[in-house]
RNA sequence: UCCCGACAAAGCCAAUCCUUCCAUGAGGGGGGCGGCGGAAAGCGACGGGUCUUUUGACAAAGACGGCCGAGCUGCCGAA
Numbered sequence: 001u002c003c004c005g006a007c008a009a010a011g012c013c014a015a016u017c018c019u020u021c022c023a024u025g026a027g028g029g030g031g032g033c034g035g036c037g038g039a040a041a042g043c044g045a046c047g048g049g050u051c052u053u054u055u056g057a058c059a060a061a062g063a064c065g066g067c068c069g070a071g072c073u074g075c076c077g078a079a
Stems, first nucleotide, its partner, number of pairs: 004077002012038002017032006036066001042072002046069003049064006
């Protein structure tokens, strides 16, 4: 350094629920409560997947990074 990931240490994120705003919608932003969980639950829609809107259909435009894969970056250091 890589792999790996501990009943380690220090920090970090925050599911559900409530509220408000935005969106036709999937969903998203803020606030509160809270901690289901997470070693990338950091970043970006590249591939797959799921979902939404429009369409007779083909298809198009979108949402989800806390669904999976791959990519980039990154804290700590026991075995």
This is a predicted structure of a 79-nucleotide RNA (c-di-GMP-I riboswitch aptamer) from an uncultured Desulfuromonadales bacterium. The sequence was found by an Rfam model in a public genome assembly. Its Rfam family is "c-di-GMP-I riboswitch aptamer". Gene Ontology term of the family: cyclic-di-GMP binding. Its mean pLDDT, the model's own confidence on a scale to 100, is 87.